[in-house]
RNA sequence: AAUACGCCUCCGGGGAGCGCGAACGCGCUGAGAGUGUGGCCGAGGCCACAGACCCGCCGAACCUGAUCCGGCUCGUACCGGUGUAGGAAGCAGGCCGACCGUCGACU
Numbered sequence: 001a002a003u004a005c006g007c008c009u010c011c012g013g014g015g016a017g018c019g020c021g022a023a024c025g026c027g028c029u030g031a032g033a034g035u036g037u038g039g040c041c042g043a044g045g046c047c048a049c050a051g052a053c054c055c056g057c058c059g060a061a062c063c064u065g066a067u068c069c070g071g072c073u074c075g076u077a078c079c080g081g082u083g084u085a086g087g088a089a090g091c092a093g094g095c096c097g098a099c100c101g102u103c104g105a106c107u
Base pairs, nucleotide, nucleotide: 006095007094008093009092010090011056012055013054014053017028018027019026020025035050036049037048038047039046040045041044062087063086064085068081069080070079071078
């Protein structure tokens, strides 16, 4: 000097499953399992906005293939494959700031 890590700000992306129950609700996994307001259909959902949470290129956050394949299991939980697959939102700004490496000075 330039980064990594960390923090802050603004912006953007994303999902909300399974089981039990008549219902209130309870349980499982998970960071998060639709919390609040409004609207619509109709009897349970959908949509919009806000919130929580996760993620933004070193991008398995999330989507497609996929109502996928194999193993295991009470199970859609878990493990592996598919997967060097195809997509995916800032390579944003600011603060802090090393290791390593290079150069120089001194001993």
Model confidence (mean pLDDT): 76 of 100. TPP riboswitch aptamer (THI element) from a Chloroflexota bacterium, 107 nucleotides, folded computationally.